[in-house]
Overview:
Predicted 3D model of a 374-nucleotide RNA (Bacterial RNase P class A) from a Chitinophagaceae bacterium. The prediction has a mean pLDDT of 75. The source organism's lineage runs through Bacteria, Pseudomonadati, Chitinophagia, Chitinophagales and Chitinophagaceae. It was read from a public genome assembly, where an Rfam model found it.
RNA sequence: AUUGCAAAUCAGACUAUCGUUCUUGUUCACAAGAGAGGAAAGUCCGGACAGCACAGAGCAGCGUACCGGUGAAGAGCCGGGUCCCGUUUGUUCGGGAACAGAAAGUGCCACAGAAAAUAACUACCAUCUUCGGAUGGAAAAGGUGAAAACGUAGGGUAAGAGCCUACGCAUUGUUACAGCAAUGUAGCAGUGGGGUAAACCUUACGUGCUGAAAUGCCACGUAUAUUCUGCCUUGUGUAAACAUAGUAAGCUGCUCGCUUACGAUCGCAUUAUGUGAUGGCAGAAAGGGUAGGCAGAUUGAUCCUGCAGCGUAAGUUGCAGGACAGAUAAAUGAUAGUCCACGACAGAAUCCGGCUUAUCGAUUUGCAAUUUUU
Numbered sequence: 001a002u003u004g005c006a007a008a009u010c011a012g013a014c015u016a017u018c019g020u021u022c023u024u025g026u027u028c029a030c031a032a033g034a035g036a037g038g039a040a041a042g043u044c045c046g047g048a049c050a051g052c053a054c055a056g057a058g059c060a061g062c063g064u065a066c067c068g069g070u071g072a073a074g075a076g077c078c079g080g081g082u083c084c085c086g087u088u089u090g091u092u093c094g095g096g097a098a099c100a101g102a103a104a105g106u107g108c109c110a111c112a113g114a115a116a117a118u119a120a121c122u123a124c125c126a127u128c129u130u131c132g133g134a135u136g137g138a139a140a141a142g143g144u145g146a147a148a149a150c151g152u153a154g155g156g157u158a159a160g161a162g163c164c165u166a167c168g169c170a171u172u173g174u175u176a177c178a179g180c181a182a183u184g185u186a187g188c189a190g191u192g193g194g195g196u197a198a199a200c201c202u203u204a205c206g207u208g209c210u211g212a213a214a215u216g217c218c219a220c221g222u223a224u225a226u227u228c229u230g231c232c233u234u235g236u237g238u239a240a241a242c243a244u245a246g247u248a249a250g251c252u253g254c255u256c257g258c259u260u261a262c263g264a265u266c267g268c269a270u271u272a273u274g275u276g277a278u279g280g281c282a283g284a285a286a287g288g289g290u291a292g293g294c295a296g297a298u299u300g301a302u303c304c305u306g307c308a309g310c311g312u313a314a315g316u317u318g319c320a321g322g323a324c325a326g327a328u329a330a331a332u333g334a335u336a337g338u339c340c341a342c343g344a345c346a347g348a349a350u351c352c353g354g355c356u357u358a359u360c361g362a363u364u365u366g367c368a369a370u371u372u373u374u
Base pairs, nucleotide, nucleotide: 001370002369003368004367005366006365007364008363009362010361012339013338014337015336016335017334018333020035021034022033023032024031025030037345041356042355044354045353046352047351048350049211050210051209052208056256057255058254059253060252061207062206063205064204065203066080067079068078069077070076081099082097083096084095085094086093100202101201105200106199107196108195109194121142122141124137125136126135127134128133150168151167152166153165154164155163169192170191171190172189173188174187175186176185177184178183215295216294217293218292226285227284228283229282230281231280232279234243235242236241246262247261248260249259250258264278265277266276267275268274269273302323303322304321305320306319307318308317309316310315
């Protein structure tokens, strides 16, 4: 210097004219200021806010799962531990984890193989034998398989086996040291088939639903109409009223609890009791009226810059300065000229913190390779 990979920042600029939305001012002609992103996308995670309410409790359902920190929270981010994968002289470097529990229980491990936990195919040993084999022993050797009764060596045995010994491996418990902790190192004791919970399950922790077309208010207007279903029981009382069964409603499902509303009158038949009308409350169906306006609605867990401090970091504290679209069928633009990196992906709709996906080019930094010069 070039190429490749990764990360960070930016996301066309300036001038003129015209147009457009909001705010402010106004002499009502106009003037000034501001006007779409790093993802505004996906709607995946978490919230703010609003309503159903201030009554909860239990179970179910759903979610999370190594330790610590950060943060409003999060399945996010940072650091550490363990295991796995690639790489390396080296835990060096990089990446991943659906990393609670298999000593609570129930299941499953195809095919092959004798057998996947109630093991005996080949081979081995002992006895018998009509020499075809039969009975018994054993799991050390071989075979099958992803995995076969912990491994190696020695002793022992009819042949063998943790049967015994030594050294190891795994796992459970415990002690000491280091660490906030997860864990690590070492000692002692017990056990010796594994795997699987992205199988059912167990443990711990957490958890209402809906969603800005939410929701609240005002104006106008119609039908105090129609139909259906459920309840109106009992006691005290002169009455009013109080209590109570029942019915209905009240934040996912169920149960319990709690709160609120109604909890009446008259008539007919009648042994008990039944039934009708009116009225009240609750729910549903069909129908009618309206489609206008205001709020929510953008000053915050907000963003940017600089300085100082704490922290390995994520982040956080203080000081100073600066910034801020608000439409409601949807504004944030068009034309001309110049410059240039020749501009991709793309367009706010309640707001915020993350994650994921799409993406032209420039600059900066780091790593690797190649070339040239000294």